RNA sequence: CUUGCCCCGACGCCGAGUCCGCGCGUUGCGUGGAGCGGGGGAACCAGGGUGGCGAAAGCCACUGGGGCGAAUCUCCUCCUAGAGGAGAAGCGCAAGCUCUUUCAGCGCGAGCCCGUCAGCUAACCCCGCAGGCGUACGAAAGAGGAUGC
Numbered sequence: 001c002u003u004g005c006c007c008c009g010a011c012g013c014c015g016a017g018u019c020c021g022c023g024c025g026u027u028g029c030g031u032g033g034a035g036c037g038g039g040g041g042a043a044c045c046a047g048g049g050u051g052g053c054g055a056a057a058g059c060c061a062c063u064g065g066g067g068c069g070a071a072u073c074u075c076c077u078c079c080u081a082g083a084g085g086a087g088a089a090g091c092g093c094a095a096g097c098u099c100u101u102u103c104a105g106c107g108c109g110a111g112c113c114c115g116u117c118a119g120c121u122a123a124c125c126c127c128g129c130a131g132g133c134g135u136a137c138g139a140a141a142g143a144g145g146a147u148g149c
Base pairs, nucleotide, nucleotide: 011134012133013132014131018034019033020032021031022030023029024028035129036128037127038126039125040124045119048063049062050061051060052059053058064117065114066113067112068111072088073087074086075085076084077083078082090108091107092106093105097144098143099142100141101140102139103138
């Protein structure tokens, strides 16, 4: 001098997953409030998809349904399950404060849960506040705010 590992702190990112108080058996647990997020739940309204028959109304056969999340769909390849690839809908990022938009760039385009049951839904009821990471001379426009003079 460089690289790797460990610990502490700050800053930042995805995400609803933050803040304040009280109590206790105190580096954690319980509980209350604020804030953010999600689900269930009337009236009215609505009441699936695919295929066949039929002028239509309708009839027949097959298919369970739902929630969180951007994460759903199409095509191709391989060796069935399944795996991989290309693309689109959709989503995120880029540290001189926040938000919106455009162009270019990079990345994601998963997973989990309920258990035959839930459309919308006022009142009302219930639940969560985790987990995982590391960005650094992209450009332009608008609005607001902060600081300095």
A computed fold for a 149-nucleotide RNA from a Thermoleophilaceae bacterium, annotated as c-di-AMP riboswitch aptamer (ydaO/yuaA leader). The model forms 92% of the base pairs in the Rfam consensus. Model confidence (mean pLDDT): 76 of 100.